Source information: The RNA shown here (Bacterial RNase P class A) has 378 nucleotides and comes from an Acidobacteriota bacterium. The prediction has a mean pLDDT of 75. Its Rfam family is "Bacterial RNase P class A". By type it is a ribozyme. Gene Ontology terms of the family: tRNA processing, ribonuclease P activity and dimeric ribonuclease P complex. NCBI's taxonomy places the organism under Bacteria, Pseudomonadati, Acidobacteriota.

[in-house]
RNA sequence: CGGAACAGCCGGACGGCCGCCGUAACAGUUUUGUUAGGGAGGAAAGUCCGAACACCAAAGGGCAGCGAGCCGGAUAACGUCCGGGCACCCGUUAAUUCGGGUGACGACAAGUGCAACAGAGAACAGACCAGCCCUUCAGGGUGAUGGGUGAAACGGUGGGGUAAGAGCCCACCGGCAUAUCUGGUAACAGGUAUGGCCAGGCAAACUCCUCGCGGUGCAAGACCAAAUAGGGAAACGUUUUCGGGCGGCCCGCCCGCAACGCCGAAAGGCGGACGUUUCCGGGUAGGUUGCUGGAGCCGACGGGUGACCGCCGGCCUAGAUGAAUGGCCGUCAUUCUCUACGAGGAUACAGAAUUCGGCUUACAGGCUGUUCCGCCAA
Numbered sequence: 001c002g003g004a005a006c007a008g009c010c011g012g013a014c015g016g017c018c019g020c021c022g023u024a025a026c027a028g029u030u031u032u033g034u035u036a037g038g039g040a041g042g043a044a045a046g047u048c049c050g051a052a053c054a055c056c057a058a059a060g061g062g063c064a065g066c067g068a069g070c071c072g073g074a075u076a077a078c079g080u081c082c083g084g085g086c087a088c089c090c091g092u093u094a095a096u097u098c099g100g101g102u103g104a105c106g107a108c109a110a111g112u113g114c115a116a117c118a119g120a121g122a123a124c125a126g127a128c129c130a131g132c133c134c135u136u137c138a139g140g141g142u143g144a145u146g147g148g149u150g151a152a153a154c155g156g157u158g159g160g161g162u163a164a165g166a167g168c169c170c171a172c173c174g175g176c177a178u179a180u181c182u183g184g185u186a187a188c189a190g191g192u193a194u195g196g197c198c199a200g201g202c203a204a205a206c207u208c209c210u211c212g213c214g215g216u217g218c219a220a221g222a223c224c225a226a227a228u229a230g231g232g233a234a235a236c237g238u239u240u241u242c243g244g245g246c247g248g249c250c251c252g253c254c255c256g257c258a259a260c261g262c263c264g265a266a267a268g269g270c271g272g273a274c275g276u277u278u279c280c281g282g283g284u285a286g287g288u289u290g291c292u293g294g295a296g297c298c299g300a301c302g303g304g305u306g307a308c309c310g311c312c313g314g315c316c317u318a319g320a321u322g323a324a325u326g327g328c329c330g331u332c333a334u335u336c337u338c339u340a341c342g343a344g345g346a347u348a349c350a351g352a353a354u355u356c357g358g359c360u361u362a363c364a365g366g367c368u369g370u371u372c373c374g375c376c377a378a
Base pairs, nucleotide, nucleotide: 001374002373003372004371005370006369007368008367009366010365012332013331014330015329016328017327018326020039021038023036024035025034026033027032041349045360046359048358049357050356051355052354053217054216055215056214060251061250062249063248065213066212067211068210069209070084071083072082073081074080085105086103087102088101089100090099091098106208107207111206112205113202114201128147129146130145131142132141133140134139155173156172157171158170159169160168174198175197176195177194178193179192180191181190182189183188221289222288223287224286231280232279233278234277235276236275237274238273239272242256243255244254245253260271261270262269263268296315297314298313299312301310302309303308333347334346335345336344337343338342
């Protein structure tokens, strides 16, 4: 100097004129006026997670349902984030040597299931061609070593053994199991001994194991005012073997009714009361609040590898409601083109609606840092 990866920041600024919305003070009070401040993001998007807050009177256990899944931490919490381990991938190196990326990372001898086609056979399977033995030459037996098929064929190399072979036996290597040692909080890494145990893939297949989780949501809720017809009908259930109450079911718990009336021998019927559902018809849909002081933001110091935490100081930064936060002009900033003292053009993604922490997606252009690689120079 160039490239790659990762992380962070900006993404327009200033002035003038006019316009819109809120707040505070003063005046005015029908409307309003003056002054001083403020007014859309890093994603406001998606609505994918988590919570704060509100209501369901209080409220336990189980099932179903949903979520998570290596270890250790952070956080209000999370399916998020940080660090580490392991696996896989990319580049690099003599070398997992170094750097980066991804991970939906518990269990496949608990069970069930799937893998087209090809192939003899696809999970504890299998004999097509070759091999070996017998042979009356039609064939029979043995066997899984070589070949073939396939994405994948039930460890590898060498030797022994055998009719020919096969972990059948042996040595070494690999995997697995058991026991134990060293390092580490742990995941895990490494070593020793014994054992021929050799037991493919998929759980982002059903499932099993461990841990966790009430529901509904600001159109949640609260208050005020107004109006109507506290209207009519039907079905079902109950009237104590009762009804209702945190979404579905069961148990437990709590609240209510105060245990209805008449007819009938009884079954049952009528009426009342309660509950659920449906249909017809009528009124209202206005205002205030929730609504912005927060798990808030900025800075210094300290702790920590880090996410983050502690302490001190400072700051207050929209609250609209068919929905404000804008328009014009000039100068500047970045950038492109040209006939180059100048002229012309472009300046991304995009817009609050209870709030916050994440994740995902979009983004013209610019800046900073770390690591690695290549080139040049000293």

The sequence was found by an Rfam model in a public genome assembly. Of the family's consensus pairs, 98% are formed in the model.